[in-house]
The RNA shown here (transfer RNA) has 73 nucleotides and comes from Thermaerobacter sp.
The sequence is in RNAcentral, with records from ENA and MGnify.
Lineage of the source: Bacteria > Bacillati > Bacillota > Eubacteriales > Thermaerobacter.
Rfam family: tRNA.
RNAcentral records the identical sequence in 2 taxa.

RNA sequence: GCGCCUGUAGCUCAAGGGUCAGAGCAGCGCCCUCAUAAGGCGUGGGUUGUGGGUUCGAAUCCCACCAGGCGCC
Numbered sequence: 001g002c003g004c005c006u007g008u009a010g011c012u013c014a015a016g017g018g019u020c021a022g023a024g025c026a027g028c029g030c031c032c033u034c035a036u037a038a039g040g041c042g043u044g045g046g047u048u049g050u051g052g053g054u055u056c057g058a059a060u061c062c063c064a065c066c067a068g069g070c071g072c073c
Base pairs, nucleotide, nucleotide: 001072002071003070004069005068006067007066010025011024012023013022018056027043028042029041030040031039049065050064051063052062053061
């Protein structure tokens, strides 16, 4: 330098163009306990990597760039 893959919550990941972007874990509050852990109930948390484009509508499709990974030279 070229090709491919990935980028969504603190972490690991869902989400076939349309209801409000969700789950588990973690966090926080409460219950339980003498107390802790385990367990139960509840709850907050997101410019969907960045910038454009297509579309009535984009996390999703297209382009460029950025970051990471793999391969080739």